RNA sequence: GUUAGUAAACGGCAAACCCGUCGCAAGACGGGGACGCAAAGCCUCCGGUCCACGGCUGCAAAGCACAGGGAUAGCGGGGUUGCCAGA
Numbered sequence: 001g002u003u004a005g006u007a008a009a010c011g012g013c014a015a016a017c018c019c020g021u022c023g024c025a026a027g028a029c030g031g032g033g034a035c036g037c038a039a040a041g042c043c044u045c046c047g048g049u050c051c052a053c054g055g056c057u058g059c060a061a062a063g064c065a066c067a068g069g070g071a072u073a074g075c076g077g078g079g080u081u082g083c084c085a086g087a
Stems, first nucleotide, its partner, number of pairs: 002087002005084001012037002017032006035074001041080003045077003048072004055064003
């Protein structure tokens, strides 16, 4: 340098659920907790999914998501950085 991730080690992260805070919501953050993860580190560029304060439709009840907005990087792809050290 290339390639694979069970040869091993040091370690890391933390789903559901519970509590608190924030948010219209999806959900996020902190604490507890571990289902899992070799990028479950970081980035919404592409596709998907989800949300609907506001907007639009409607007399209302209610409904809609093309564009614009929000969420998900633990939905997938892509970009980028990186620990260990088998061959």
Molecule: c-di-GMP-I riboswitch aptamer
Organism: Pseudomonadota bacterium